[in-house]
RNA sequence: GCCCGUCCAGGGCAAACCCGCUGUGAGGCGGGGACGCAAAGCCAGGGACCUCGGGACCCGAGGCCGCCCGGUUGCCGGC
Numbered sequence: 001g002c003c004c005g006u007c008c009a010g011g012g013c014a015a016a017c018c019c020g021c022u023g024u025g026a027g028g029c030g031g032g033g034a035c036g037c038a039a040a041g042c043c044a045g046g047g048a049c050c051u052c053g054g055g056a057c058c059c060g061a062g063g064c065c066g067c068c069c070g071g072u073u074g075c076c077g078g079c
Base pairs, nucleotide, nucleotide: 003078004077005076012037013036017032018031019030020029021028022027035066041072042071043070045069046068047067049063050062051061052060053059054058
C1' cells in the first nucleotide's frame, strides 16, 4: 500500500418512540432513548423514495446518504 475481517483492544455512531425548537411540507436541530451499524464518518454526483409549485405523463424547486450505486477519509486485527 492492496485485500479481507471484527473472536483482540480502545472505543464510536444512534433506529423507532418521547419532549422542546424550527420549516407550507418532506424534514432538520437539541435532549432523552437503543433497533441496529465494521465506516450507521463525510460528500446529494447517478438512481429510488418523499415534499412543495404549475392543469399535467412533463417541468421546476426542495428533502433524504441508517435504500442502492459511486467518490473520499479513518481505528484495530489478519493474509
Molecule: c-di-GMP-I riboswitch aptamer
Organism: Chloroflexota bacterium